[in-house]
RNA sequence: AGUAAGCCGGACAGCCGCGGGGGAACGCCGAAAGGCGUCCCGUGAGGAAAGUCCGGGCUCCCAGGGCAAGGAUAACGGGUAACGCCCGCCGAAGGCGACUUCAGGACAAGUGCAACAGAGAAAUACCGCCGGCGCACGCCGGUAAGGGUGGAAAGGCGAGGUAAGAGCUCACCCGGUCACCGGAGACGCGUGACCGCUGUAAACUCUAUCCGGAGCAACACCGUGGGAGAACAUAUGGCCUGCCCGGCCGUUCUCAGGAGGUGGCUGGAUCCCGCCGGCAACAGCGGGACUAGAUAGAUGGCUGUCGAUUACAGAACCCGGCUUACAGGCUUACU
Numbered sequence: 001a002g003u004a005a006g007c008c009g010g011a012c013a014g015c016c017g018c019g020g021g022g023g024a025a026c027g028c029c030g031a032a033a034g035g036c037g038u039c040c041c042g043u044g045a046g047g048a049a050a051g052u053c054c055g056g057g058c059u060c061c062c063a064g065g066g067c068a069a070g071g072a073u074a075a076c077g078g079g080u081a082a083c084g085c086c087c088g089c090c091g092a093a094g095g096c097g098a099c100u101u102c103a104g105g106a107c108a109a110g111u112g113c114a115a116c117a118g119a120g121a122a123a124u125a126c127c128g129c130c131g132g133c134g135c136a137c138g139c140c141g142g143u144a145a146g147g148g149u150g151g152a153a154a155g156g157c158g159a160g161g162u163a164a165g166a167g168c169u170c171a172c173c174c175g176g177u178c179a180c181c182g183g184a185g186a187c188g189c190g191u192g193a194c195c196g197c198u199g200u201a202a203a204c205u206c207u208a209u210c211c212g213g214a215g216c217a218a219c220a221c222c223g224u225g226g227g228a229g230a231a232c233a234u235a236u237g238g239c240c241u242g243c244c245c246g247g248c249c250g251u252u253c254u255c256a257g258g259a260g261g262u263g264g265c266u267g268g269a270u271c272c273c274g275c276c277g278g279c280a281a282c283a284g285c286g287g288g289a290c291u292a293g294a295u296a297g298a299u300g301g302c303u304g305u306c307g308a309u310u311a312c313a314g315a316a317c318c319c320g321g322c323u324u325a326c327a328g329g330c331u332u333a334c335u
Base pairs, nucleotide, nucleotide: 001335002334003333004332005331006330007329008328010306011305012304013303014302015301016300018044019043021041022040023039025038026037027036028035029034046312050323051322053321054320055319056318057317058215059214060213061212070211071210072209073208074207076088077087078086079085090104091102092101093100094099105206106205110204111203112200113199114198126147127146128143129142130141131140132139133138155173156172158170159169160168174196175195176194177193178192179191180190181188182187219263220262221261222260227255228254229253230252231251232250237249238248239247240246270289271288272287273286274285275284277282
C1' cells in the first nucleotide's frame, strides 16, 4: 500500500418520567370476585428492528389421481427444517499477489435472428489464382492458398501434393465426442478411435428439479345495546301523565355478529463455553445463560466525570437467509 474475516457502535453514577411484570405492605371503591392509587423490587430495541426479496414454523380455507398451463431454479459434492442461502471443490474471466467475480444446463432435437459493411452470415466465388473457348473484351469450369468486408468468413502452421488449390495426405498444435486411466463427482491428463459442427437460449424452445391459496387486520373465545327467527302472552295492565286525546310495550329460547375485551404473544430449528466428528458449512454430547410484548402504540429527559461533538436507524406473530443504509473505532490472518 492492499486482501479477507470478525467485533464494538458511547461508558459509569444520580434524579425525574413512561410501558410490561412481581410484591407478605398501605389507602379508596365494591356484597364478593376484584378494580384503582401510593410505595418497593426487578426489567425494557438493532446490527441492521429496514426493504418485504427468498425459505420455513404457525393458523384458516381448499384439496381423488393424472396431464397440461404458469412460475422459480440451473457445473459438481455436501450442510440445513427449508431455501434462489451457506461450505468445499471444478471450469471460465480479472489481478504481480493475497484474492475476487460468474445471467456456469442444452444451438449436434427443431424454429428464428445476425443491423451496417461485405460477393457471401451457414451456405456462398467480388478481386485474385488455374484450366478450356476466345485476337481481346468476355463466357464456362475448378479453387477458400492470397486480397477486401466484418465482432465473427472454410480449425492453425509447415511440408508433401496439384493445372492452381484444398485435412486431399502427413508431422505438430487447437477444439469436440467416445473408450481406457486418475478422482466420490463436476473434471483432469495421457493414449487410441472418429470428427472439424460460426455465434446467439438476459430468442422461441428443450431437459432436470421444485411449487395449492391467503396471511397474526391469520385464527379461537366472550360479547351490553341493536338485528333476524321461533314459542307463549295480548289488556280490564303498565309508561309518557293529575285528567282527556294520542303514542309506546312483555317473557323465554335460537342464530349471526358491529363496538369492545381476552387469548394467539414470545423460551426458541435460541445463544455462549468445553470435548468430540468433519478441510469447512454443520452435527453430536456435557455445562451455563436468557426475563420488550405495546394496541395509538413505552424505551425519554436533566446533571456530573470520562470519551467525544456521534453515524444509519427504531420492535408489532416468530425464526433462517439475502439485499440495502451506516460517523468513528478495534482485532486477527495473509499478500